[in-house]
RNA sequence: CGGGGUGUAGCGCAGCCUGGUAGCGCACCUGCCUUGGGCGCAGGGGGUCGCGAGUUCGAAUCCCGCCGCCCCGA
Numbered sequence: 001c002g003g004g005g006u007g008u009a010g011c012g013c014a015g016c017c018u019g020g021u022a023g024c025g026c027a028c029c030u031g032c033c034u035u036g037g038g039c040g041c042a043g044g045g046g047g048u049c050g051c052g053a054g055u056u057c058g059a060a061u062c063c064c065g066c067c068g069c070c071c072c073g074a
Base pairs, nucleotide, nucleotide: 001073002072003071004070005069006068007067010026011025012024013023020057028044029043030042031041032040050066051065052064054062
């Protein structure tokens, strides 16, 4: 320098192809249970979807540029 993959909640990921309320598990908070903790049960909070711009009534999703990480090639 070129090519490919990847970036979404604290962590691990789905959703993207085919645009239409941003989800799952674990974790966290509250209550019940317990002498207490754990387990279990019930409820709850948490997101600039890597950044910027564009298309569109509407973008995590489509287009363009850029950045981080991983792999391959030179």
Record summary:
This is a predicted structure of a 74-nucleotide RNA (transfer RNA) from a Betaproteobacteria bacterium. Rfam family: tRNA. The family's RNA type in Rfam is transfer RNA. It was read from a public genome assembly. The source organism's lineage runs through Bacteria, Pseudomonadati, Pseudomonadota and Betaproteobacteria.